[in-house]
RNA sequence: GAGUUUGAUCCUGGCUCAGAACGAACGCUGGCGGCAUGCCUAACACAUACAAGUCGAACGGGAAGCCGCUUUCGGGCGGUGGAGAGUGGCGCACGGGUGAGUAACGCGUGGGGAUCUGCCCUAGAGUGGGGAACAACCUCUGGAAACGGAGGCUAAUACCGCAUACGCCCUUCGGGGGAAAGAUUUAUCGCUCUUGGAUGAACCCGCGUUGGAUUAGCUUGUUGGCGAGGUAACGGCUCACCAAGGCUCCGAUCCAUAGCUGGUCUGAGAGGACGGCCAGCCACACUGGGACUGAGACACGGCCCAGACUCCUACGGGAGGCAGCAGUGGGGAAUAUUGGACAAUGGGGGCAACCCCGAUCCAGCAAUGCCGCGUGAGUGACGAAGGCCCUAGGGUUGUAAAGCUCUUUCAACGGUGACGAUGAUGACGGUAGCCGUGGAAGAAGCCCCGGCUAACUUCGUGCCAGCAGCCGCGGUAAUACGAAGGGGGCUAGCGUUGUUCGGAUUUACUGGGCGUAAAGCGCGCGUAGGCGGUUUUUCAAGUUAGAGGUGAAAGGCCGGGGCUCAACCCCGGAACGGCCUUUGAUACUGGAGGACUUGAGUCCGGGAGAGGGUGGUGGAACUCCAAGUGUAGAGGUGAAAUUCGUAGAUAUUUGGAAGAACACCGGUGGCAAAGGCGGCCACCUGGCCCGGUACUGACGCUGAGGCGCGAAAGCGUGGGGAGCGAACAGGAUUAGAUACCCUGGUAGUCCACGCCGUAAACGAUGAGUGCCGGUUGUCGGGAUAUUCGUAUCUCGGUGACGAAGUUAACGCGUUAAGCACUCCGCCUGGGGAGUACGGCCGCAAGGUUAAAACUCAAAGGAAUUGACGGGGGCCCGCACAAGCGGUGGAGCAUGUGGUUUAAUUCGAAGCAACGCGCAGAACCUUACCAGCCCUUGACAUCCCGAUCGCGAUUGGCGGAGACGCCUUUCCUCAGUUCGGCUGGAUCGGAGACAGGUGCUGCAUGGCUGUCGUCAGCUCGUGUCGUGAGAUGUUGGGUUAAGUCCCGUAACGAGCGCAACCCUCACCCUUAGUUGCCAUCAUUUGGUUGGGCACUCCAAGGGAACCGCCGGUGACAAGCCGGAGGAAGGUGGGGAUGACGUCAAGUCCUCAUGGCCCUUACGGGCUGGGCUACACACGUGCUACAAUGGCGGUGACAGUGGGCUUGCGACCCCGCGAGGGCGAGCCAAUCCCCAAAAGCCGUCUCGGUUCGGAUUGCUCUCUGCAACUCGAGAGCAUGAAGGCGGAAUCGCUAGUAAUCGCGGAUCAGCAUGCCGCGGUGAAUACGUUCCCGGGCCUUGUACACACCGCCCGUCACACCAUGGGAGUUGGUUUUACCCGAAGACGGCGCGCCAACCUUUGGAGGCAGCCGGCCACGGUAAGGUCAGCGACUGGGGUGAAGUCGUAACAAG
Repeated sequence: GAGUUUGAUCCUGGCUCAGAACGAACGCUGGCGGCAUGCCUAACACAUACAAGUCGAACGGGAAGCCGCUUUCGGGCGGUGGAGAGUGGCGCACGGGUGAGUAACGCGUGGGGAUCUGCCCUAGAGUGGGGAACAACCUCUGGAAACGGAGGCUAAUACCGCAUACGCCCUUCGGGGGAAAGAUUUAUCGCUCUUGGAUGAACCCGCGUUGGAUUAGCUUGUUGGCGAGGUAACGGCUCACCAAGGCUCCGAUCCAUAGCUGGUCUGAGAGGACGGCCAGCCACACUGGGACUGAGACACGGCCCAGACUCCUACGGGAGGCAGCAGUGGGGAAUAUUGGACAAUGGGGGCAACCCCGAUCCAGCAAUGCCGCGUGAGUGACGAAGGCCCUAGGGUUGUAAAGCUCUUUCAACGGUGACGAUGAUGACGGUAGCCGUGGAAGAAGCCCCGGCUAACUUCGUGCCAGCAGCCGCGGUAAUACGAAGGGGGCUAGCGUUGUUCGGAUUUACUGGGCGUAAAGCGCGCGUAGGCGGUUUUUCAAGUUAGAGGUGAAAGGCCGGGGCUCAACCCCGGAACGGCCUUUGAUACUGGAGGACUUGAGUCCGGGAGAGGGUGGUGGAACUCCAAGUGUAGAGGUGAAAUUCGUAGAUAUUUGGAAGAACACCGGUGGCAAAGGCGGCCACCUGGCCCGGUACUGACGCUGAGGCGCGAAAGCGUGGGGAGCGAACAGGAUUAGAUACCCUGGUAGUCCACGCCGUAAACGAUGAGUGCCGGUUGUCGGGAUAUUCGUAUCUCGGUGACGAAGUUAACGCGUUAAGCACUCCGCCUGGGGAGUACGGCCGCAAGGUUAAAACUCAAAGGAAUUGACGGGGGCCCGCACAAGCGGUGGAGCAUGUGGUUUAAUUCGAAGCAACGCGCAGAACCUUACCAGCCCUUGACAUCCCGAUCGCGAUUGGCGGAGACGCCUUUCCUCAGUUCGGCUGGAUCGGAGACAGGUGCUGCAUGGCUGUCGUCAGCUCGUGUCGUGAGAUGUUGGGUUAAGUCCCGUAACGAGCGCAACCCUCACCCUUAGUUGCCAUCAUUUGGUUGGGCACUCCAAGGGAACCGCCGGUGACAAGCCGGAGGAAGGUGGGGAUGACGUCAAGUCCUCAUGGCCCUUACGGGCUGGGCUACACACGUGCUACAAUGGCGGUGACAGUGGGCUUGCGACCCCGCGAGGGCGAGCCAAUCCCCAAAAGCCGUCUCGGUUCGGAUUGCUCUCUGCAACUCGAGAGCAUGAAGGCGGAAUCGCUAGUAAUCGCGGAUCAGCAUGCCGCGGUGAAUACGUUCCCGGGCCUUGUACACACCGCCCGUCACACCAUGGGAGUUGGUUUUACCCGAAGACGGCGCGCCAACCUUUGGAGGCAGCCGGCCACGGUAAGGUCAGCGACUGGGGUGAAGUCGUAACAAG
C1' cells in the first nucleotide's frame, strides 16, 4: 500500500496478502564451473581403524639382520646394527568437539589490587663434594584373563643429604632459612638461585544482561567484628567466640526458559527476532562425587569411588566411555567419504636430521545457498503443415518452424601444461590455463492466468468431483474445478510448507488512545514516589565544551587492488550511537544557605443551605379496635371471578390504638467527596461563600500500596410491623400462561448493633493549575448609583444557546470533549469469560485478583438512503360507513383441483390462476393414447437423370384409412440465336439438409399482467456534508394532481399530472340521396311531384375561461354562493399507464442462444381421448314466485351484419323446430327485424297454472359422419328448490337493478365474451375502525428489507477444557539413617634405604579413629505433568423439538 464488516458511507478494529531472509525440508525438473555450507531431532547407544607423542645429544640394557671367530652342529663368543620395552625429560591443561548445565561477576564493557606464571627475552650470580635406591633384566611363583607377588643385580639430567648465597624469603631486627646435572663430535645444549619484562592465568568492583507477583517475603556461615587456619593471593573461603544483623515492590526468594558476545536477518529509523558457519569468552566430556601429578587440570582419548549401560570370563574376576575424524544403528521432514597428504600453514618433541598431528591442506557426495556461463546467431511468408478458436469471412500459435548463410562459449576428443616452492620437498594433479579437431551439434523446466496480482478462450463436470492465502468459486452456458489452445512470471531452477522481521502508528520512545467504538478505580483521606512559585549566594551531581585511554580481529560502509567478470579474496581509511580518566563552563535541572508574597494556610466581621448526628414534637392519610346510624350489596376489571357482607359489610359519625412516610411550599432551586439528603423544635458538629488584608512564608499538586465512606437487595442477634409487598395460594386471560390483570399474603421494607462492598455507583466524561470571543436565565454574597421600581459592576455556584477551536460523526464549547503542563488509573479483535484454577476477603450469598485450550472474519461506533412498526401527524380511494342488488344453500352450464384412464395433451396458481390461452374439441382442430404406414421426408435451397408438363375428371379392385394397383375423358408450358440452350413444372435418385407444440420464460427479444391513472420518479448547475448523501422535491396554504400560490441556497429542466386526440350533450354554416315532410298537390303507404324548413347524416366552426357579481382567503393560489347558459368549476365517457417492482406470465402465437431426437421426440392415417366422476372450489344461468306465472293485446329503440356455399322478404305446407318457392339487396334504398320489459284479463299462496332438472317417445337442421359427443322442436315426465351458516362481491347516476337486441368465432353448436339501446332507483352523518395508497416525522439489532431479524432449554454428532475417588512419573524442601573414594585432623599397634645416631630418634609408608561428603534409604510436605469411572459448563455442526425473550411503544 491492497483485500475483507455495509444496500451504500465515514470511523474503530482484527484477519489476510504483496517484500526480504534461511544450516532448511518436500514436489516436479535438472547442462557446466567458481566460492561457500551441510545432525537444528536422541548431551541416544556405539562395531572397526585412525585422532599425542617425541628425545640414544639424560640412562641401563639390547631383538632381528649382517660380518668375523668358534662349535659336541643344539649352539657359543665378539663386532656392527639399532627394533620393541623400561628409567628419566618435555609435551599430554594446546589443538579438535559439543551447548547438557548455567539468569551467574557466566558473558559484555570499563576499572581495581592482595597474586602466580613452564617454555621465551633481559640482567646478575652459581654449577663444589658425597650417598642410598628402584624399574628394565634374571630366578621362582599366583591368575582363564586383566594383571601381579617374592627374591636378586644395575645406570642416570631419577632420588637424598652436606657445603656455598651478590641478590632472594622470614624476622621479635638479635637472627634464621633455602640451590644445582650433566651430555658430548670442544662447539654448544643444559642445570640452580635471583632481578625486570613479555605472555598466560586467578581474584575483586561499577554498569548492562529473558518471562512470570495466579512466586511477597528470603536468609543462621546467614550479615558484621576479633582471632586463627587455609590459599599463589584478598575474602565466612573454613573454624572458635562476640554482636543481630543482611537482602527485598528500583522486585529479594521461588518457578520457567536460555550458553554470552563480536555479530546475523529485517526495518527509513527507533526497534524486533536470532546467536548455525567464522572469531573471543564460558561450561561440559557416560551420570554423580573426589582428589593426585604439574608452571598450569580437579584433566575429552589420566587416576580413585559410586551408579546405569555394554562387552569378556574358566564365574573367582576383569574391560569400556566418538559432544575428536570417518563410519554404524536409532530418532527424524532432514544433513556427506569407514578418501589422500603432511607439499603448504601451524602445533609437540628433538642440537639437528627427523618423527608425530582426522589441527590443517586437498579430493569425494548434495542445485543446500551465493555468483557466473550455456542450451545458438543472422535471414526467412500478406504468413507452410499441424493444433486451437471462429460471426465460416477469418484470427492465433508466428519469424516461430522448415529452408538458406554463419559462429563454437560450455561440454566432448587430441596435444601441451603451470603458480602455489626464496635452494630441496606438490596430496591437490596430467588439475587450472593454453593450442588444436569436428559439428547446431550433448544441454529447459516450473508455477500461475476471478479480485488483491502480470496473464483468456474452448471443452468436460453439474453444490458432484474438486479449488482456496483472504474475500470466496462449483446446484447445465464456471476466465475460480479437470483438460486443451493461448498468455504472464521466473529460469537450472520453479513452486509448496515451516520460521523470523517487515508491512502492523496492531504495545505507539520516535509514534496511539479511554463521552457513545476496547478503555476513568463508586468516592475520599493519605504513605512511598513523581512533579513543583519569585529572588540571591555557593557547589558542580545531571548538562555542556576540549583533550587522553579504550572500544580485538573478522563482518558492514567508503576508496583501491587480485582471480577474464562476479561471488570470493587482499590492502588502506572512516566508523564502532558505549565506557573510563582529566581540564574548563554554570544558563537550565539538582544539593546547601539567605530573602520574598502572588500559590497554600491562619485571623477578624458577615452570610446561605433537605450537609451529618442525637433527643423531642405535630397534623393529614391508610389500616385495625369499640360504639352509633343504616341496609344489601360491596370490591374489582377490558369484561369477570376469587374475596368481603344479613353472624349486618360497603357508606357514614364519634372515640381509641399502632406503625410508617412527611401533601401544598417545591423550582434544569439548595447542600454534600461520592452514595445521598425534604414536617417542626432544641442541642452537638463538618464543609462552603463574601468582605477586610493583620499573620505564617512554598507549608503545594497528584497519589502505587494502605485506610475509611459507600444506594438497593442480602446475612446475623434482638426489637417492631400500619401500608406496601419477592416467594406462595387462589381467580381470570390464554393453544399453554409457573407472566402481564385481580383477591389475598410471608420474608423484607422500619429501629439498634454487626457484616456484605456491589449497581446504567452515569456527566457512561479521574484530580489539579494556567490560558482562550460572547448572549441569556437562576441561587448566595458584596460595591456603586437610585426616580426605591430597579440599573450597572463584581466574587462564587447552577442551567440554556452558541465565536474560534475540536470530533469518525453525533456532539462538546470558560462547568470543554478547545490550547498546554503535572500526577494517577485503565485499553489493545469477537466469542470462550469477568469464567476456570490458585490466592486474599466473607457466617453465607458471594466479592476481588484473573487465564488458557478451542472457535470465528468479523464483533463494533456514528451517520445515510430505504423498508417496516399492534409509533405519531396530515390526506385520498365503493376502503369503511349509509344504501341497492348479489355470491356462499338448490338444479344446471362452464373452468379448476383431485381421482380415474391406454390417453383423459399442455400452460395459467393469492390479489394479478380458475366462462383464463379456447372469438366456439363430433372428424379436422390436436399438440395426447392405441394400432397401421413413410424415411431427403407434408415444407425450403442446391446437384444428377428422366418427362414436357401440371391440373381437372370417370370407373374398378385390395384395405379401417393412409396407401397401392388398374382405368375414362378434357387440357396440353413460355422464351428462343432452333442447340435439350435458358426459364418454369412434375417424377425418380444421392447427399448436404429438412422437421420437432421436445427441455430451459431462471439464457433471451417481443408482447402482457400488477402496484396504479397512484402522484409520483429524476437530472444539470450551484450550495452544504470527509463521505454515503442532502438541498431542489421540505415548510404555510390549496388542488383530482410535485395542481397552483407564497416562503425558501437554491435556480432551472426532463419523464409523469393537466391540455392537445376521439366520442356524447347545445348552436351555426355547408351539403340533401338511398334520409326527412312543415307548407302545396297526390297516395292504402314520403308512394310520387315538390321542397331541404325540421329530424338525420358528415365535414367545418362556435361555445366554458372561476370569464361576471358577492363573500372568504394574505391584496395570492384557491374555495363558497349567485346570475346567465344546452352544459359550471377536470361537463359525462374513452384513448393515453412515469422511474421502477414482482428472476410475475408466455420457448404451445411469433422470433431466438444453448441442450436433446434424426427409419424418430419427424411425417401420414383410422379409431379413441381432451366430454371420464365418490368428491372440493371459482365464475355464471335459471329459480324458489303475485313488483309474479299464464293468456291476450300488438306501442316505442339503437348498435351492427349480409358477394355468392350470403342476408333471404312475400306466399304455401307443418302444432313446431323447419320445409317448399324464391322477390329484393353488392345495401342510409332490400333483408336479418319479432324488440322485450309495457298494457288488458286471469290465477290467489298451494312445491302451486311457481320451478324447470331428469327421463321416455317422435321429429327438425347442419354436416362425409351427431354412438361415445351437437343444437333445436313437439308430446309426456315433472327433481331439487319456499330467498340461503360462517363468510364474501359489485355499485355513487342515466349508475345499480331490470328488459330485450346485435356482432365476432362459426358447416352446426353460448347461460361465455364484445357491443347496443329501453325502463330506471336508493344512499353517503362522517373518516373512529378494516383494506390499499400518498406526504412529513419518529424508532430500528431489518436491507432476500416484518412472510425480516433473533434467544434459550431439550435431542443427536464431534472438539478442546474445568472438577474428580485415585493412580503413574518428574522436580524440590525439611528431618533422620547409611556413609564409598578422597583431602583434612588425630592416633601411633605394624613396616621402613638415604639424615642424625647406632638403644633409638626425626621423618615416611601402610593401618586405625574422627568430623565433612556423593550415591542410597525412611518419613512428611511443596510443585509440575500424564492417565482416570463419573460429572460441569463451553464451542461447532443439516432444513430436528418446544416456545417468543430481544430489535418498532417488539
The RNA shown here (small-subunit ribosomal RNA) has 1450 nucleotides and comes from an uncultured bacterium. The sequence is in RNAcentral, with records from ENA, Greengenes and SILVA. Its mean pLDDT, the model's own confidence on a scale to 100, is 85.